[in-house]
This record gives sequence, C1' cells and structure tokens, in this order.
RNA sequence: AGGGAUAUAGCCCAGUGGGAGAGCAUGUGCUUAGUAUGCACAAGGUCCUGGGUUUAAUUCCCAGUACCUCCA
Repeated sequence: AGGGAUAUAGCCCAGUGGGAGAGCAUGUGCUUAGUAUGCACAAGGUCCUGGGUUUAAUUCCCAGUACCUCCA
C1' cells in the first nucleotide's frame, strides 16, 4: 500500500427503512434486626463523523476517522 470485520446507554451486546432496547452496573422503594440476595420502579443515548438516496435512515450507498485482523 491492498482486502476483510467492528463502532449503538457507564460496561458487554442485540436490533430492524417508521415505537431505540436486553443483561450487568447506578439510584429509589419494598423485603431483612442489619448487610447481601430477591422483587418493583426510575434515570442514563449526537445509534463514530460528514454527505447522498428516500415521504421517512441507527438500518441502504459513498467518503473519512479509530481499533482489530489477513496478505505482502
């Protein structure tokens, strides 16, 4: 230099052209003599960046950035 994969909540990840989510973690309440466990609820998001297609893009297309990997 070239090919491929990944980028979504604090962490690990799913997701699909139209409502953004699960688990863990955090907070509140209940439970307990108390802690832990358990249960319920809540908060937390520029869906990597820019552009394009579309009535509508996290999703499709293009370019870029970061990281990983393959070949040399």